Small-subunit ribosomal RNA from an uncultured Bacteroidota bacterium, 1408 nucleotides, folded computationally. RNAcentral holds the sequence, with entries from ENA and SILVA. Rfam family: Bacterial small subunit ribosomal RNA.
RNA sequence: CUUAUACAUGCAGUCGAACGGUAACAUGGAAGUAGCAAUACUUUUGAUGACGAGUGGCGCACGGGUGCGUAACGCGUAUGCAAUCUACCCAUAAUUAGGACAAAACGUUGAGAAAUUGGCGCUAAUAUCCUAUGUGUAUAUUUAGGGGCAUCUUUGAAUAUAUAAAGAUUUAUUGAUUAUGGAUGGGCAUGCGUAUCAUUAGAUAGUUGGUAGGGUAACGGCUUACCAAGUCGAUGAUGAUUAGGGGUUCUGAGAGGAUAACCCCCCACACUGGAACUGAGACACGGUCCAGACUCCUACGGGAGGCAGCAGUAGGGAAUAUUGGGCAAUGGAGGCAACUCUGACCCAGCCAUGCCGCGUGAACGAAGAAGGCCUUACAGGUUGUAAAGUUCUUUUAUUAUAGAGUAAACUCAGGGACGUGUUCCUGAUUGAGAGUAUAUGAUGAAUAAGCAUCGGCUAACUCCGUGCCAGCAGCCGCGGUAAUACGGAGGAUGCAAGCGUUAUCCGGAUUUAUUGGGUUUAAAGGGUGCGCAGGCGGACUGAUAAGUUAUUGGUGAAAAGUUACGGCUUAACUGUAACCGUGCCGAUAAUACUGUCAGACUAGAGUGUAAAAGACGUAACUGGAAUGUGAUGUGUAGCGGUGAAAUGCUUAGAGAUGUCACAGAACGCCGAUCGUGAAGACAGGUUACGAGGAUACAACUGACGCUCAUGCACGAAAGCGUGGGGAUCAAACAGGAUUAGAUACCCUGGUAGUCCACGCUGUAAACGAUGAACACUCGUUGCUGGGUAUUUAUAUUCAGUGGCUAAGCGAAAGCGAUAAGUGUUCCACCUGGGGAGUACGAUCGCAAGGUUGAAACUCAAAGGAAUUGACGGGGGCCCGCACAAGCGGAGGAGCAUGUGGUUUAAUUCGAUGAUACGCGAGGAACCUUACCCGGGCUUGAACGUAAGACCGAUAUUGAGGAGACUCAAUAGCCUACGGGGGUUUUGCGAGGUGCUGCAUGGUUGUCGUCAGCUCGUGCCGUGAGGUGUUAGGUUAAGUCCUGCAACGAGCGCAACCCUUACACAUAGUUACCAGCACGUGAUGGUGGGCACUCUAUGUGAACUGCCUACGCAAGUAGAGAGGAAGGUGGGGAUGACGUCAAAUCAGCACGGCCCUUAUGUCCGGGGCUACACACGUGCUACAAUGGUAUGUACAGAGGGCAGCGACCACGCGAGUGGGAGCCAAUCCUCAAAACAUAUCUCAGUUCGGAUUGGAGUCUGUAACUCGACUCUAUGAAGUUGGAUUCGCUAGUAAUCGCGCAUCAGCCAUGGCGCGGUGAAUACGUUCCCGGGCCUUGUACACACCGCCCGUCAAGCCAUGGAAGCUGGUGGUACCUAAAGUCCGUACCCGUGAGGAGCGGCCUAGGUA
Repeated sequence: CUUAUACAUGCAGUCGAACGGUAACAUGGAAGUAGCAAUACUUUUGAUGACGAGUGGCGCACGGGUGCGUAACGCGUAUGCAAUCUACCCAUAAUUAGGACAAAACGUUGAGAAAUUGGCGCUAAUAUCCUAUGUGUAUAUUUAGGGGCAUCUUUGAAUAUAUAAAGAUUUAUUGAUUAUGGAUGGGCAUGCGUAUCAUUAGAUAGUUGGUAGGGUAACGGCUUACCAAGUCGAUGAUGAUUAGGGGUUCUGAGAGGAUAACCCCCCACACUGGAACUGAGACACGGUCCAGACUCCUACGGGAGGCAGCAGUAGGGAAUAUUGGGCAAUGGAGGCAACUCUGACCCAGCCAUGCCGCGUGAACGAAGAAGGCCUUACAGGUUGUAAAGUUCUUUUAUUAUAGAGUAAACUCAGGGACGUGUUCCUGAUUGAGAGUAUAUGAUGAAUAAGCAUCGGCUAACUCCGUGCCAGCAGCCGCGGUAAUACGGAGGAUGCAAGCGUUAUCCGGAUUUAUUGGGUUUAAAGGGUGCGCAGGCGGACUGAUAAGUUAUUGGUGAAAAGUUACGGCUUAACUGUAACCGUGCCGAUAAUACUGUCAGACUAGAGUGUAAAAGACGUAACUGGAAUGUGAUGUGUAGCGGUGAAAUGCUUAGAGAUGUCACAGAACGCCGAUCGUGAAGACAGGUUACGAGGAUACAACUGACGCUCAUGCACGAAAGCGUGGGGAUCAAACAGGAUUAGAUACCCUGGUAGUCCACGCUGUAAACGAUGAACACUCGUUGCUGGGUAUUUAUAUUCAGUGGCUAAGCGAAAGCGAUAAGUGUUCCACCUGGGGAGUACGAUCGCAAGGUUGAAACUCAAAGGAAUUGACGGGGGCCCGCACAAGCGGAGGAGCAUGUGGUUUAAUUCGAUGAUACGCGAGGAACCUUACCCGGGCUUGAACGUAAGACCGAUAUUGAGGAGACUCAAUAGCCUACGGGGGUUUUGCGAGGUGCUGCAUGGUUGUCGUCAGCUCGUGCCGUGAGGUGUUAGGUUAAGUCCUGCAACGAGCGCAACCCUUACACAUAGUUACCAGCACGUGAUGGUGGGCACUCUAUGUGAACUGCCUACGCAAGUAGAGAGGAAGGUGGGGAUGACGUCAAAUCAGCACGGCCCUUAUGUCCGGGGCUACACACGUGCUACAAUGGUAUGUACAGAGGGCAGCGACCACGCGAGUGGGAGCCAAUCCUCAAAACAUAUCUCAGUUCGGAUUGGAGUCUGUAACUCGACUCUAUGAAGUUGGAUUCGCUAGUAAUCGCGCAUCAGCCAUGGCGCGGUGAAUACGUUCCCGGGCCUUGUACACACCGCCCGUCAAGCCAUGGAAGCUGGUGGUACCUAAAGUCCGUACCCGUGAGGAGCGGCCUAGGUA
């Protein structure tokens, strides 16, 4: 207590003052036996106290349990019963007379295992029956009054009929009978309230009503017969599902929402179903009968039982207690009472399940102890006054002693009062809990703290471990090597004998909105109209008083709740009082508003008349253009179609063109931002018949109105049926193209259909994404149809239709008198996304399909409007060697160099689109070097420091070895004496080109030298944001000007800096040499000179300043003037906010991690130089604008002492041997192309030089792997390079050489500089690439390398289908039919009354 599942065992009346009695116990008497007796035992005696079983009375219908059933007069509330009952209790009136027959017990005799039971016999009563009496009562009839609510009711009188009783006893009472009234408790009826589903719309035959009979305490179809055909239902009947109802409880500001534990009231039930009996009361939890299931006993024939009472058991489950004590108290039953009974109740036991209270100590105490943890670590912080320590207290605990209140009665005893059974007083008696609560003494900090959390919400932070693992998580989310989010630790925070989790309810949620929401675009206005019910409704008068309002009466149980005051030491708890219970019923009053009734009104609505407007509808008739087809003429080779084509048509004559004819469909211009209509929709013309609206007049009616669920009607296109028609166009289909494919877009054809008539369908982005009606609320500008004005190009008015806008509204966009503003009325609709407008059901339809319309499951979003970016095979403007115009290259060849790949013991590492690839590297033979193999060292190869030792350090020589190194021998510190220097040992610090550039600093690349990027204040916007920065011009430029809700400012641009171009001033050595002089073979060689060049310092110069044109200005244009230079003169340095987690831990620095006889370090050798291949960057070429040979010229910028090296000699040469000068405007180095002449004559060559042989030179310990150069010989590919691609706009490209850094040397054709010679072209901005500004769209925001859709594999989750199998449940029909009530009834029994039997109705069961 979830299983209203099953239950072992225990626990459950009373009266002897109703009765006959006496089984047990006790007392007394009598008798007997034993004994001297006391006494004991036996028998007997109902005499007594009492009492088993029995008759009888009362009770068992209360109390206790449970919530199955029940959606109901079951419950709640308020009424009614003139339609009713009520034992015990109270009051009143009257009575209580006389008799009789049985049957238990008992005796006896049987049956049976038992339960139980049969026959015979005796007997009492407050059991039962008969007679009398009848105050009365009941029924019937008659009569006289009263009352009411329709039937009626009541009082009095008369008559008739019927109907009572019980005794006990202590004599005082008590019981019994009849009747009336009361009280209490029931019964019945009614109004209102009381769950979900309409995917439940019709239900009902005793059904609704009536008459009559029956029945009940009583009304009633409650029941039976007959008659009528009603009754209920969209204000939700019927059906289905769920559920006991209320007081209350939880929550909430409230309104509400949820709830139905404990306690109280009502209902229902008692193993399941049915039935009655008894009784005042039951259709009865611990009674009876029957049926069923289950359990138990059995002698197998038959019997017994019902814990949803208290305990307890089993089972189930996440889950709920003792087989306790007592009737002491309260209450109940019986009794005169004592008393008995009472698992009600009072107590105790178990459980931190909840609520409340208390404690686990208090004060002082810094060496801020130790330990732990953290850190910037010789120290500090924190745990922390915390501990220790000192002093104090004793609630609690332990122990000892004392020890309650709850108890007052009944009763008994005594006494008093009244006066004869009541009351009062005193005393006695009664405690389960309990030796409990409580009090006092003693002891001693002694006996007592946990749980959760610490990323934000949300109070509280660090370390370690782990490394998208393990795990956490309420939501957001955390974890991929520095995790305050996982696990542990330290610390902190919160609560505390508890704390946290889970489940559920309310709240927050105005997120179902009555209070208190919405519907243009977020979900949401029905496609449109007409209109029944319903809802709402103009102005006036009167009546009424239903709604409404006020006052008052009754009721709204108690408990609970709130407030106040009390009682337990406090509180929980509890007592008293007040309030509350917002409701229902009645009475009285008011009459403003609403309603109802009556009257009257014209402003709403409608009717009439007049003159106008319209693509309004239906039907008929009719017109021209175009198209197609047919016939025919002319005419010849194509037509047609496309981005380009092809299919197609055409010499059997197409297309084109002319004429004639036919067919069907649609109606050019007018034509519009127009008009009409309810919407869909409506367009050539004419006629006929219909309809609606507006205006004017104010004649008529007199609120006739508005809205509208269900309903009815209309309703584009497509589609369907029947019959026509068929020109065009054209789903399907066919062919041709396009394409990776192309079931598409394009083309050629082409059928349904498109058209007509009739019928169906009933949907659209049926949109203004905006329901209808009415009223009100600034302006301005058009159009349409009427009217008014003597003003007519105007003003005004009504109706309609557009644009802009104030207020206001709105999330904003926007709306704004045609509202999305302000109000009123009615209808429709919405409540996160998906599933899904799907499934099932119902309904409509010929079908297609429509209407109505879910759930499971799943996600944490979906969505709207706007903002900033980014993007677009969007738009506009602009720029850049971006394209174009040119010049020269690359891509083909050979070689050089870098990279990839492959290979290798290793081919160290990094850089990888642009922005890696002649990059780090400005120079790998050893070294470098980081890689590989092998050999050594371990405080180590360098350095610091402390201490100690030794100068046997160190050098030379020798031996071994590849070397590092090892071994041996010899020599063997300095000093100013203070010390210094060195080696070695030990200790502390090492070292790492190991990892992470995604932990970092610094530096760098790129967009890009692109013109942008921002800020302050103000203003605009709810806000993100905007404005400024946009616009119009202009510029190389966000450069400047003008305008402007902006005004200013910053970083960028420009300028300032360097260099170059011109001039001047100053200064002249090593530069220079005009004039003067000297000198030489010659030369500024020398004297001298600063004139010139030049050098190197300063100054000037260029500013659109001037002119013309244009322009408001800024500025632009001009082969303008002047000028060395002209519009930033050329070049450089200079790189905004930022982007790419761009690059670099291998330049350096640095956090973390890792290695420590090795990932450190030394040495030798090798490798970084490999080679089927691919790519990048270059060099040299392919030749005659050239090669070769000879000759002749002209630079700039640099470098130089372990250097540059003139000059001389030698060598063919690289170079070698000497060697002046120069630490440099002094010495050295110091051009080539060009030009001139000669030759070659188009060829694999006198082009080209690779490759290879030989011989050398130089550097360096050392050129094998692996250097450069020289001479000689050799003489490969290559004859200008596919697709594609790169650079360059002027002293540029192209071409020619020179120098420097690094460096012993050099693989340099690279890099960085320098000068010489010196072009071509730019129409222009369509296109490609990149960029800037504005604008536009966006479902993108790691931002188009975005986002995103569908299928599929495997696995998993949820749900469904499935041959079938199975459990439960409701309804209907039929069959069989127990007990039992009632009704009926010839045979049998009985003298009779009556009984038995039989029949009808009927539970479970069975069949369908």